[in-house]
Molecule: SAM riboswitch aptamer (S box leader)
Organism: Bacteroidota bacterium
RNA sequence: GAUUUAUAAAGAAGAAGUGAGAGAUUAGGCUCUAUGACCUUCUGGCAACCAACUAAAAGCCCUGAGUUUAUCGAAGGGUUGGAAAACAGGUGCCAAAUCCUAACCCGAAUGUUCGGGAGAGAUAAAUA
Numbered sequence: 001g002a003u004u005u006a007u008a009a010a011g012a013a014g015a016a017g018u019g020a021g022a023g024a025u026u027a028g029g030c031u032c033u034a035u036g037a038c039c040u041u042c043u044g045g046c047a048a049c050c051a052a053c054u055a056a057a058a059g060c061c062c063u064g065a066g067u068u069u070a071u072c073g074a075a076g077g078g079u080u081g082g083a084a085a086a087c088a089g090g091u092g093c094c095a096a097a098u099c100c101u102a103a104c105c106c107g108a109a110u111g112u113u114c115g116g117g118a119g120a121g122a123u124a125a126a127u128a
Base pairs, nucleotide, nucleotide: 002127003126004125005124006123007122013043014042015041016040017039021032022031023030025103026102027101028100029099044094045093046092048091049090050089058080059079060078061077062076066072067070098120104117105116106115107114108113
């Protein structure tokens, strides 16, 4: 880099460095920005995913108390499974709904507005 799946209207700072644009692309807006944005580093934090720990239920296996003697099954053990919180880990994230709309489709409306779904991008995990 590719594919698949999932998620996203919540949340989260400061300092130093740099020095002009930035908010994914294109277009239209609208915001942030020399009172230093964006980006990089350090510290701090947030909590989406993964990992870790793990209760109960349920499934399976072993065992087999008991008596109703059979598709019966108490207790126990193993295995799978599986929350929440705390600590801590791997990424990620810490302006504005993915900043808003369009890029394609559908429905309503009927004079371009509303709703839904895709698509694209972002993040995580898995796979080859």